This is a predicted structure of a 72-nucleotide RNA (transfer RNA) from an Alphaproteobacteria bacterium. It matches the Rfam family "tRNA". The coordinates come from a structure-prediction model, not an experiment, and the mean pLDDT is 82. It was read from a public genome assembly.
[in-house]
RNA sequence: GCCGACAUAGCUCAGAGGUAGAGCAAGGGUUUUGUAAACCCUAGGUCCGCGGUUCGAAUCCGUGUGUCGGCA
Numbered sequence: 001g002c003c004g005a006c007a008u009a010g011c012u013c014a015g016a017g018g019u020a021g022a023g024c025a026a027g028g029g030u031u032u033u034g035u036a037a038a039c040c041c042u043a044g045g046u047c048c049g050c051g052g053u054u055c056g057a058a059u060c061c062g063u064g065u066g067u068c069g070g071c072a
Base pairs, nucleotide, nucleotide: 001071002070003069004068005067006066007065010024011023012022013021018055026042027041028040029039030038048064049063050062051061052060
């Protein structure tokens, strides 16, 4: 330099056009003499930035940035 994949909650990841979810982690509660475990509840996101398509975009298109991989 060229090609490709990925970017979503604190972490690991779903979600593939119709107002974003799980597990773990965090906070509260029940239970216990106490701790752990178990169970219940709660909070946490401008979905990497900008632009475009669409009635409607995390999702489709373009571009930039970052990470990873391949080729040279």